[in-house]
Molecule: transfer RNA
Organism: Parcubacteria group bacterium
This record gives sequence, structure tokens and C1' cells, in this order.
RNA sequence: GGGCUUAUAGUCUAGUGGUAUGACGCGUCAUUCGCAUUGACGAGGCGGCGGUUCGAUUCCGCCUAAGUCCA
Repeated sequence: GGGCUUAUAGUCUAGUGGUAUGACGCGUCAUUCGCAUUGACGAGGCGGCGGUUCGAUUCCGCCUAAGUCCA
């Protein structure tokens, strides 16, 4: 330098065009003499910039980062 793959919450993860899923973690409440456990509720997320579309996490281009292969 070139090819391919990937990028979703603090962490891991599902999602193939129509308001994003689950787990752990975090906060509040209940339970307890207290802690732990358990239950209920809640906050928190689609790498960046453009394009296509009525509508994009999803399709396309470029950039950034990571992985892998070739030289």
C1' cells in the first nucleotide's frame, strides 16, 4: 500500500427497512435487627460525515478504530 470482516448502554449480546432485545453492573423502593438473596420500578446505547428511501441500527460511499490475509 491492497483485499476481507467488525463497530449497538459501563461490560457482553439479539436485532436483514417502520420508535432496539436480553443478561451482568448502576439508582430507588419493598423484604431483613443488619448484610446478602429475592421482587418491583427506573436511568443509560446504534463509531463519524454524506447518499438512497415516505422512513436507515439495517442498504451504498468515504473517514476513523480494531481484527485478519497478501505484498